[in-house]
RNA sequence: AGCUCAUCCAGAGGGGCAGAGGGAACGGCCCGAUGAAGCCCCGGCAACCAUCUCGACCAUUCGCGGCACUCGCGAGGCAGUCGAAGAAAUUGGUGCCAACUCCGACCCGCCCGCGGGACAGAUGAGGA
Numbered sequence: 001a002g003c004u005c006a007u008c009c010a011g012a013g014g015g016g017c018a019g020a021g022g023g024a025a026c027g028g029c030c031c032g033a034u035g036a037a038g039c040c041c042c043g044g045c046a047a048c049c050a051u052c053u054c055g056a057c058c059a060u061u062c063g064c065g066g067c068a069c070u071c072g073c074g075a076g077g078c079a080g081u082c083g084a085a086g087a088a089a090u091u092g093g094u095g096c097c098a099a100c101u102c103c104g105a106c107c108c109g110c111c112c113g114c115g116g117g118a119c120a121g122a123u124g125a126g127g128a
Base pairs, nucleotide, nucleotide: 003126004125005124006123007122008121013042014041015040016039017038021031022030023029026104027103028102043097044096045095048093049092050091053084054083055082056081057080061075062074063073064072065071101120106117107116108115109114110113
């Protein structure tokens, strides 16, 4: 890079350096010298994963039995695997902090500018 799944109308910005672009791509429409991108510092939002709680299985281990074993039974189980529930309280891994993913583009519906879906994209988790 590509694959699978989930979510995407909520929320949350100041400072320093820098100096003209940015909002993925195309068309719009916006943001930007009252300072864009980028980098750094600090802060915040959120609750995807882990952490935390519970349950199941269970390695190492221990005891007993057995002549013995890669055996049987039992205990324990903080390591490991799997599952469940729940809060945003803590910590960690990410992510995010103009505009619904800014809107549209393709399909469908109607009250004709709105609704639904698809594509594409973003983020997280997983697997090879």
Predicted 3D model of a 128-nucleotide RNA (SAM riboswitch aptamer (S box leader)) from Saccharopolyspora gloriosae. Of the family's consensus pairs, 90% are formed in the model. RNAcentral holds the sequence, with entries from Rfam. Its mean pLDDT, the model's own confidence on a scale to 100, is 76. Rfam family: SAM riboswitch aptamer (S box leader). Rfam describes the family as follows. The SAM riboswitch is found upstream of a number of genes which code for proteins involved in methionine or cysteine biosynthesis in Gram-positive bacteria.